[in-house]
RNA sequence: GAUUCCGUAGCUCAGCUGGUAGAGCGCUACGUUGACAUCGUAGAGGUCGUUGGUUCAAGCCCAAUCGGAAUCA
Numbered sequence: 001g002a003u004u005c006c007g008u009a010g011c012u013c014a015g016c017u018g019g020u021a022g023a024g025c026g027c028u029a030c031g032u033u034g035a036c037a038u039c040g041u042a043g044a045g046g047u048c049g050u051u052g053g054u055u056c057a058a059g060c061c062c063a064a065u066c067g068g069a070a071u072c073a
Stems, first nucleotide, its partner, number of pairs: 001072007010025004019056001027043005049065005
């Protein structure tokens, strides 16, 4: 330098054919306990890497760009 893949909650990852963004763990509160843990209930937490474009509508399609990984040179 070229090609391919990845980037979504604090962490690990889903998200089908474009149609209201989710799970597990973690966190907070409450209940349970003499207390802790476990367990149960409720809740908070996201400009979907960034910018632009297509569309009535984009996490998803297109372009550019940033970061990471692999292969080739």
The RNA shown here (transfer RNA) has 73 nucleotides and comes from Eubacteriaceae bacterium UBA7485. The sequence was found in a public genome assembly. It matches the Rfam family "tRNA". It is annotated as a transfer RNA. The organism belongs to Eubacteriaceae, within Bacteria.